[in-house]
RNA sequence: AGCUCAUCGAGAGGGGCAGAGGGAUACGGCCCGUUGAAGCCCCGGCAACCGCCAUUGAGCCUCUGAUCUGCAGCCCGUGAGGGCGAGGACAGAUUCAUUGGUGUGGUGCCAAGUCCGUCCUGUGUCGAGAGUCGGUGCAGGGAAGAUGAGAA
Repeated sequence: AGCUCAUCGAGAGGGGCAGAGGGAUACGGCCCGUUGAAGCCCCGGCAACCGCCAUUGAGCCUCUGAUCUGCAGCCCGUGAGGGCGAGGACAGAUUCAUUGGUGUGGUGCCAAGUCCGUCCUGUGUCGAGAGUCGGUGCAGGGAAGAUGAGAA
RNA backbone atom coordinates (compact mmCIF):
# COMPACT_ATOMS: atom_id res chain seq x y z
C1' A A 1 0.00 0.00 0.00
C1' G A 2 -3.98 -3.44 -0.39
C1' C A 3 -8.06 -6.87 2.23
C1' U A 4 -12.34 -7.75 6.06
C1' C A 5 -15.78 -5.75 9.68
C1' A A 6 -17.96 -1.61 12.53
C1' U A 7 -18.90 3.58 12.94
C1' C A 8 -19.14 8.60 10.78
C1' G A 9 -26.25 14.77 11.75
C1' A A 10 -23.47 14.18 18.92
C1' G A 11 -19.16 15.98 21.68
C1' A A 12 -14.60 18.73 23.03
C1' G A 13 -9.61 24.78 23.00
C1' G A 14 -6.21 27.72 25.48
C1' G A 15 -0.99 29.20 25.37
C1' G A 16 4.05 29.41 22.88
C1' C A 17 7.02 29.29 18.22
C1' A A 18 5.83 30.35 13.21
C1' G A 19 4.06 33.68 9.19
C1' A A 20 0.04 32.66 4.48
C1' G A 21 -2.44 29.76 3.70
C1' G A 22 -6.39 26.04 5.13
C1' G A 23 -11.13 22.94 4.88
C1' A A 24 -8.03 14.68 1.88
C1' U A 25 -7.66 14.62 -3.85
C1' A A 26 -9.69 17.29 -9.04
C1' C A 27 -13.46 20.75 -10.46
C1' G A 28 -17.61 23.79 -8.73
C1' G A 29 -19.82 26.03 -4.43
C1' C A 30 -19.64 27.77 0.46
C1' C A 31 -16.66 28.93 4.43
C1' C A 32 -12.21 29.63 7.94
C1' G A 33 -7.66 32.80 8.04
C1' U A 34 -2.89 39.17 9.55
C1' U A 35 -8.50 39.96 15.58
C1' G A 36 -2.78 35.10 12.76
C1' A A 37 -3.77 29.65 8.20
C1' A A 38 -0.66 25.11 7.77
C1' G A 39 3.15 22.90 10.68
C1' C A 40 5.75 21.94 15.51
C1' C A 41 5.66 22.10 21.07
C1' C A 42 3.12 22.50 26.01
C1' C A 43 -1.17 22.15 28.80
C1' G A 44 -6.34 21.17 28.84
C1' G A 45 -10.65 18.69 27.12
C1' C A 46 -14.23 15.25 24.28
C1' A A 47 -15.63 10.49 23.13
C1' A A 48 -15.80 5.40 24.45
C1' C A 49 -13.32 1.68 19.14
C1' C A 50 -9.80 -1.52 21.92
C1' G A 51 -8.72 -2.36 27.16
C1' C A 52 -10.42 -3.10 32.33
C1' C A 53 -14.63 -4.16 35.95
C1' A A 54 -19.46 -5.88 36.59
C1' U A 55 -24.01 -7.94 34.35
C1' U A 56 -27.29 -11.08 31.63
C1' G A 57 -27.87 -15.26 27.94
C1' A A 58 -34.97 -16.71 29.09
C1' G A 59 -38.07 -20.40 26.56
C1' C A 60 -38.38 -24.77 23.40
C1' C A 61 -35.20 -28.95 23.46
C1' U A 62 -31.71 -34.79 25.22
C1' C A 63 -28.41 -30.24 26.03
C1' U A 64 -24.44 -25.41 28.34
C1' G A 65 -25.35 -18.89 24.74
C1' A A 66 -21.16 -22.03 22.54
C1' U A 67 -16.66 -25.36 22.94
C1' C A 68 -13.76 -28.35 26.12
C1' U A 69 -12.19 -30.78 30.81
C1' G A 70 -13.15 -33.03 35.51
C1' C A 71 -16.45 -35.37 38.54
C1' A A 72 -21.10 -37.46 42.11
C1' G A 73 -23.04 -34.87 44.07
C1' C A 74 -25.85 -29.99 44.22
C1' C A 75 -29.97 -26.73 45.98
C1' C A 76 -34.05 -25.32 49.55
C1' G A 77 -35.67 -26.04 54.73
C1' U A 78 -34.37 -24.90 62.14
C1' G A 79 -36.42 -29.71 61.26
C1' A A 80 -39.32 -33.81 59.45
C1' G A 81 -38.55 -33.56 54.59
C1' G A 82 -38.66 -31.78 49.44
C1' G A 83 -36.46 -30.72 44.54
C1' C A 84 -32.56 -31.45 40.72
C1' G A 85 -28.72 -34.86 38.91
C1' A A 86 -24.75 -40.28 34.47
C1' G A 87 -30.04 -37.72 28.89
C1' G A 88 -23.98 -35.12 33.40
C1' A A 89 -26.35 -31.79 38.25
C1' C A 90 -22.16 -29.10 40.10
C1' A A 91 -17.24 -27.12 39.36
C1' G A 92 -13.30 -25.27 36.24
C1' A A 93 -11.18 -23.30 31.61
C1' U A 94 -11.84 -20.90 26.99
C1' U A 95 -14.93 -18.15 23.87
C1' C A 96 -19.22 -15.32 21.64
C1' A A 97 -22.97 -11.92 22.44
C1' U A 98 -26.21 -8.31 25.84
C1' U A 99 -26.45 -4.29 29.16
C1' G A 100 -24.16 -0.95 32.47
C1' G A 101 -19.85 1.31 34.50
C1' U A 102 -14.67 3.23 34.29
C1' G A 103 -11.25 6.79 32.10
C1' U A 104 -5.06 3.89 34.94
C1' G A 105 -3.60 1.92 29.81
C1' G A 106 -3.49 1.62 23.45
C1' U A 107 -5.44 4.75 19.61
C1' G A 108 -8.45 8.75 17.86
C1' C A 109 -10.51 13.48 17.87
C1' C A 110 -11.41 19.02 19.59
C1' A A 111 -15.26 25.21 12.90
C1' A A 112 -19.30 23.98 9.68
C1' G A 113 -23.12 16.49 8.37
C1' U A 114 -17.02 13.25 6.33
C1' C A 115 -18.65 21.61 5.18
C1' C A 116 -21.84 20.62 0.45
C1' G A 117 -22.15 18.83 -4.64
C1' U A 118 -20.01 15.44 -8.56
C1' C A 119 -22.13 8.68 -9.90
C1' C A 120 -27.06 5.83 -9.70
C1' U A 121 -32.41 5.49 -8.38
C1' G A 122 -37.02 7.76 -6.97
C1' U A 123 -39.64 12.26 -6.61
C1' G A 124 -41.48 17.87 -6.35
C1' U A 125 -41.13 22.17 -9.37
C1' C A 126 -39.84 25.48 -13.62
C1' G A 127 -38.56 25.90 -18.82
C1' A A 128 -38.01 24.11 -23.63
C1' G A 129 -40.32 20.84 -26.36
C1' A A 130 -41.49 15.98 -28.34
C1' G A 131 -41.89 12.03 -24.91
C1' U A 132 -36.99 13.28 -24.12
C1' C A 133 -33.54 17.27 -22.61
C1' G A 134 -32.04 21.17 -19.35
C1' G A 135 -32.35 24.27 -14.64
C1' U A 136 -33.52 23.88 -9.47
C1' G A 137 -34.96 21.33 -4.76
C1' C A 138 -35.82 16.85 -1.65
C1' A A 139 -35.18 11.60 -0.20
C1' G A 140 -32.52 7.00 -0.57
C1' G A 141 -28.20 4.32 -2.17
C1' G A 142 -23.20 4.17 -3.99
C1' A A 143 -18.11 5.85 -4.78
C1' A A 144 -14.20 8.08 -2.28
C1' G A 145 -12.33 9.34 2.47
C1' A A 146 -11.58 9.24 7.95
C1' U A 147 -11.15 6.43 12.62
C1' G A 148 -10.98 1.86 15.20
C1' A A 149 -10.54 -3.42 15.44
C1' G A 150 -8.81 -7.67 12.87
C1' A A 151 -6.61 -11.20 9.26
C1' A A 152 -2.88 -12.45 5.78
This is a predicted structure of a 152-nucleotide RNA (SAM riboswitch aptamer (S box leader)) from a Nocardioidaceae bacterium. The sequence was found by an Rfam model in a public genome assembly. The model forms 97% of the base pairs in the Rfam consensus. NCBI's taxonomy places the organism under Bacteria, Bacillati, Actinomycetota, Actinomycetes, Nocardioidaceae.